This is a predicted structure of a 147-nucleotide part of an RNA (small-subunit ribosomal RNA, 3' minor domain) from an uncultured Desulfuromonadales bacterium. The full RNA is in RNAcentral, with records from ENA and SILVA. Its mean pLDDT, the model's own confidence on a scale to 100, is 83.

Context: one part of a larger RNA
RNA sequence: CACCGCCCGUCACACCACGGGAGUCGAUUGGUCCCGAAGUACGUGAGCUAACUCGCAAGAGGGGCAGCGUCCUAAGGAAUGGUCGGUGACUGGGGUGAAGUCGUAACAAGGUAGCCGUAGGGGAACCUGCGGCUGGAUCACCUCCUU
Repeated sequence: CACCGCCCGUCACACCACGGGAGUCGAUUGGUCCCGAAGUACGUGAGCUAACUCGCAAGAGGGGCAGCGUCCUAAGGAAUGGUCGGUGACUGGGGUGAAGUCGUAACAAGGUAGCCGUAGGGGAACCUGCGGCUGGAUCACCUCCUU
């Protein structure tokens, strides 16, 4: 490479990450309940018992031990809640991709000036109503500046 220009959105195709999703799997954590080993403490201790005390002795006392009970409690179990992660039919938009489809919205007064807000409508870009802006072309007039 300059209007045979530029350019917008839907749709179709491919790939990528993300969100929703009946659920499902796992990790972690909270309170509730059940059960409850070992062990301390406390209680009991009719069984057992060398040291201490009494006794000539038999034995008695004291102390200790086993056993039993209670409190606390690890692990385990039950139902239930929080957080995080994986997966999930289907679903939502997003991004990217030389030559796909439909139109032509914007850029010139872009052929209805454009844009902003808002409401309604529409295959799509968009259209219509109301309010606002000029970052609108054209024509006319006024004021000012320069030559």